This is a predicted structure of a 684-nucleotide part of an RNA (large-subunit ribosomal RNA, domain II) from a metagenome. The full RNA is in RNAcentral, with records from SILVA. Rfam family: Bacterial large subunit ribosomal RNA. Gene Ontology terms of the family: structural constituent of ribosome and ribosome. The coordinates come from a structure-prediction model, not an experiment, and the mean pLDDT is 84.
[in-house]
Context: one part of a larger RNA
RNA sequence: ACCGGCGAGUUACGUUAUGCAGCGAGGUUAAGAUCUGGGAGGAUCGGAGCCGGAGCGAGAGCGAGUCUGAAUAGGGCGAAGAGUUGCAUGACGUAGACCCGAAACCGGGUGACCUAUCCAUGGCCAGGUUGAAGUGAGAGUAAAAUCUCAUGGAGGACCGAACCAGACGUCUGUUGAAAAAGGCGGGGAUGAGCUGUGGAUAGCGGAGAAAUUCCAAUCGAACCCGGAGAUAGCUGGUUCUCCUCGAAAUAGCUUUAGGGCUAGCCUCGUAUUAGAUUAUCGGAGGUAGAGCACUGAAUGGGCUAGGGGGUCCAAAGCUUACCGAACCCUAUCAAACUGCGAAUGCCGAAUAAUUGAUGUACGGGAGUCAGUCCGCGAGAGAUAAGUUCCGCGGGCAAAAGGGGAACACCCCAGACCCGCCGCUAAGGUCCCGAAGUUCACGUUAAGUGGAGAAGGAUGUGUGAUUGCAUAGACAACCAGGAUGUUGGCUCAGAAGCAGCCAUUCAUUCAAAGAGUGCGUAAUAGCUCACUGGUCGAGUGGUCAUGCGCCGAAGAUGUACCGGGGCUCAAACGUGACACCGAAGCGCGGGAUUCGUUUUAAGGACGAGUGGUAGAGGAGCAAUGAAUCAGGGCAGAAGCCAGAUCGAGAGGACUGGUGGACUUGAUUCAAGAGAGAAUGCCGGU
Repeated sequence: ACCGGCGAGUUACGUUAUGCAGCGAGGUUAAGAUCUGGGAGGAUCGGAGCCGGAGCGAGAGCGAGUCUGAAUAGGGCGAAGAGUUGCAUGACGUAGACCCGAAACCGGGUGACCUAUCCAUGGCCAGGUUGAAGUGAGAGUAAAAUCUCAUGGAGGACCGAACCAGACGUCUGUUGAAAAAGGCGGGGAUGAGCUGUGGAUAGCGGAGAAAUUCCAAUCGAACCCGGAGAUAGCUGGUUCUCCUCGAAAUAGCUUUAGGGCUAGCCUCGUAUUAGAUUAUCGGAGGUAGAGCACUGAAUGGGCUAGGGGGUCCAAAGCUUACCGAACCCUAUCAAACUGCGAAUGCCGAAUAAUUGAUGUACGGGAGUCAGUCCGCGAGAGAUAAGUUCCGCGGGCAAAAGGGGAACACCCCAGACCCGCCGCUAAGGUCCCGAAGUUCACGUUAAGUGGAGAAGGAUGUGUGAUUGCAUAGACAACCAGGAUGUUGGCUCAGAAGCAGCCAUUCAUUCAAAGAGUGCGUAAUAGCUCACUGGUCGAGUGGUCAUGCGCCGAAGAUGUACCGGGGCUCAAACGUGACACCGAAGCGCGGGAUUCGUUUUAAGGACGAGUGGUAGAGGAGCAAUGAAUCAGGGCAGAAGCCAGAUCGAGAGGACUGGUGGACUUGAUUCAAGAGAGAAUGCCGGU
């Protein structure tokens, strides 16, 4: 890992509701007794007790009333007849109470053969080195001290085996040879040394050269058994089928927040007769918008009280390109501003239409209390988030199908079953790939389409407006572009062109600035404005708008059309027709639920039949019991195979195998259904 077996809402006693049955103003017996049967058991007694039949009051008590009260008032709770016993089922309570699962707590015991410390009594430490005190001799001294040489043999001394090790490094080992080892090195090795045997200390404890370290591979409190099925608001698991309906992720409270309780929303029953939507009508309102009288904010100007500065020795007065409340004009802003004010929504009545049980009340049973995305309206945030928190709506959750390349949440559309039939939705119709290489008129040249801003640009289409133009425009070419004058000032110079000034003047002209730019040190030179000619029909500006261009750099590989590929399109805009396209709709057949109708054929008609938690209904199968009816050595059960029947759980039949039991119907009883629990046991 697989296969097989085992494996989870039970039982008792109460309460409550529903169904069925008995009796009924009553219902019912309990223990026990007697009789009886082969037995489980059955029958008959047994009225103790329980429930109902009267309530109200704290009570005394009174009583169809009673309590409160001064009350005969008012009010509260009652009265105006249905219960009770049994069985079954749902739920709850008390019990282990659907099953498995703690970490722990307590009690009584067992452990110091491991290990820690201690006590008693024994044992062990190759070899080598160093050479303390003391002593002797000599030297030395007044005597000492001291020195030298011997001797001596001290030490938690040195090196190093056995031995020890609470192991310093590294390698191997890591389902190991080993639940801590092996290899190579390293440390201690006469000491606080090591060790044998016997003994002592015990868990709310002992021991500890002290590490939460050890107390038998277990230690922040050992192990074993018991209390015990501790408790687990937590995790996991919880076994056959079909049918009907079908949620919630909210509010309030909660030592509450991943748990509860009540309400909300679901379901079943009983009763009742309402309900919903639209139209018309009548209401309340202060949002969107708007506005600025109010409350505040806030722009420019005017005017003024007041303030500041100046003048003045001071005061008064005067003055001021300063500041400036109020007031006036002008232009604005506001969730907590309003002299205004919608749409929608909300409330209500009648009438009409639509709908067709959707409403309400009471009662039984729930589940839900982590929600999520999208659109719209707000708050928080950064007018960030696949963010957070509300409101309204939709989806997912609990919804399959088609589209969106893929994609719970977007678009279309709600799957009872069958059909190799038809029509459509969203979305599509060149190929992948079902259907137009369809039609008409435009746009785009960027592969824009097939990501992106501020900003930039003689891209290009459309519209509007305006200037110039056959008395010749725009562009190009030819020619001119002069004189006073080098204007004046400044300056080293300043001559149209560094800078400053100006009445930027005047002359000659077809025209020509006291000069548009380049240039020079300054001149010079080139050019422009302006004019003539050549040419011969359009040429400039502005605004609005459609589609494009630049702006545009990313990490494995094109990679920002799903791909191929696409340019009068297979892109974009407008219009038209056709087709494809779903579990939608239709058609044919079938099943089932509810309703209506007549039925008495479960017929006809109508409306339904997605579904998690969950409520309700109907069934299938296994085991056993009772009763009835059967099968079987001419072959039972079990097993194997098969193209069989049933909507399903499942049921037959035939053959083989097997070799002795077993089936159907009805009713009853429960150890009653396995794929999951890191389930348990066995096998492979």